[in-house]
RNA sequence: UCGAGAGGUGAUUCCAUCGCUCCGCAUCUGCGGAGAGGAAAGUCCGGGCAACACAGAGCAUCCUGCUUCCUAACGGGAAGGGUUCCGACUUGUCGGGAUACAGCAAGUGCAACAGAGAGUAGACCGCCCCGGCUUGUCGGGGUAAGGCUGAAAGGGUGGGGUAAGAGCCCACCGGUGUUCCAGGUGACUGGGGCAGCCAGGUAAACCUCAGGAGUUGAAAGGCCAAAUAAACCGGCGCUUAAGGGCGGCUCGUCUUAUGCCGGUGGGUAGGCUGAUUGAGGUGUCGGGCAACUGGCAUCCUAGAUAAAUGAUGGAAGUCCCGCUUUGGCGGGAGACAGAAUCCGGCUUAUAAGCCUCUUGAAAAA
Numbered sequence: 001u002c003g004a005g006a007g008g009u010g011a012u013u014c015c016a017u018c019g020c021u022c023c024g025c026a027u028c029u030g031c032g033g034a035g036a037g038g039a040a041a042g043u044c045c046g047g048g049c050a051a052c053a054c055a056g057a058g059c060a061u062c063c064u065g066c067u068u069c070c071u072a073a074c075g076g077g078a079a080g081g082g083u084u085c086c087g088a089c090u091u092g093u094c095g096g097g098a099u100a101c102a103g104c105a106a107g108u109g110c111a112a113c114a115g116a117g118a119g120u121a122g123a124c125c126g127c128c129c130c131g132g133c134u135u136g137u138c139g140g141g142g143u144a145a146g147g148c149u150g151a152a153a154g155g156g157u158g159g160g161g162u163a164a165g166a167g168c169c170c171a172c173c174g175g176u177g178u179u180c181c182a183g184g185u186g187a188c189u190g191g192g193g194c195a196g197c198c199a200g201g202u203a204a205a206c207c208u209c210a211g212g213a214g215u216u217g218a219a220a221g222g223c224c225a226a227a228u229a230a231a232c233c234g235g236c237g238c239u240u241a242a243g244g245g246c247g248g249c250u251c252g253u254c255u256u257a258u259g260c261c262g263g264u265g266g267g268u269a270g271g272c273u274g275a276u277u278g279a280g281g282u283g284u285c286g287g288g289c290a291a292c293u294g295g296c297a298u299c300c301u302a303g304a305u306a307a308a309u310g311a312u313g314g315a316a317g318u319c320c321c322g323c324u325u326u327g328g329c330g331g332g333a334g335a336c337a338g339a340a341u342c343c344g345g346c347u348u349a350u351a352a353g354c355c356u357c358u359u360g361a362a363a364a365a
Base pairs, nucleotide, nucleotide: 001361002360003359004358005357006356007355008354009353012316013315014314015313016312017311018310020035021034022033023032024031025030037336041347042346044345045344046343047342048341049217050216051215052214056251057250058249059248061213062212063211064210065209066080067079068078069077070076081101082099083098084097085096086095087094088093089092102208103207107206108205109202110201124147125146126143127142128141129140130139131138132137133136155173156172157171158170159169160168174198175197176195177194178193179192180191181190182189183188221273222272223271224270231264232263233262234261235260236259243255244254245253280299281298282297283296284295285294286293287292318333319332320331321330322329323328
C1' cells in the first nucleotide's frame, strides 16, 4: 500500500403540498397540537399487574450449580478466585482470550478399532522357579521391572529387597485425604504436620447433594349493553355421590341433583375499561473500582384494534465516484427493520464512513 475477519460507533435535519391515526377547540368542514426502534424482532429468561378457593400436605416434574456484590427479580450484570489457551520479555511476572467451574474417593451404565489384557486389572513376548525327557524344547507356577497394542495399560526417579519382581519397604518429587498456622468478607492463596491412601475417563449419562419454582396470560380480568331453548338425542350419576372447583398424580378439603359429559340445533357476537406517569427520561451534585445507587432541579414523549405513523418535490448535511483552475462542478448512495399490557435483561439482524484489534500478500529498512 492492497485485501480479509472480529468488536465498537453510526442510523441526518428543515420546508412545502396531498393523505392517515389520536387529542383539543370550533362546528359541518375547518383550525391547532402529537404521532416507532436500537433493536419496536425472537418470545429465550426475570418481574410488575390480574384471575384461579384470603385451606393445605406429599410425590412426581422442571430449573440452577466457584465467590462476593448489584437489582423489584433473573438463568442478567459488575468485581474477583480457580482451571486452561495464546503472546511478550526482564523466566516468573505482565497482557489478552475462553470457561456449564458441586460430586465418578456413593451406586449403576457406557467406550469403535487394535491388543494377551480396558477397570474386584492383565501373562502375548521377555524374566525367574519347578518337573519331564529326545538337552532345547514341552508342561505347570510366579512376576507388571523391560517390550508389544492403543486416545488411555492402574503415580515418577533412585536405593533396598527378591528365585525374578512389585509402595513389598525406604528417601525425594507429584497427587489425594485430613489437620494446624497466617492472609482474605469469601471463592481461594501461602506455609507446616500426619496417612503408602495412589483412587483411569465420562454427570448438557442415569443418578446423588444443595438451592429454587403453584398454574395461566391482556384473547388475563372488571363494567355496561344485547340475546336466550328451562329445546331434542345418547351416556353417566342421584347420599356408599358421578362430575366440577389449583396445573400432572395421590391424599385431604369445598361444592352440586332443575346435575354432569358428548352430539344436533337455536340466540348474541357491540362498547367502555385494563391502557400508557413509569422499578420513567434528562441535567447536575454526592457515594462506589464497577455494576449500581442517593439528593435536588426539570420534562410528559404514540396509543391504533385488522390495526395510523405514508407519498411527492425542494434545500442543507454525511459518504462514494469522476473532472478540476483546489474555489468548486457533475453523477450516485443511505442498512436492519416496523409499536399492540408494561418494565429489566439476553440473543439475533444491521449499508457507507470512522475508531480499535487480529491476520494474508507485496515492497522497503
Notes:
The RNA shown here (Bacterial RNase P class A) has 365 nucleotides and comes from a Bacteroidota bacterium. A source record names the gene rnpB. Taxonomically the source falls in Bacteroidota (Bacteria, Pseudomonadati). The prediction has a mean pLDDT of 76. The RNAcentral record of the sequence draws on ENA.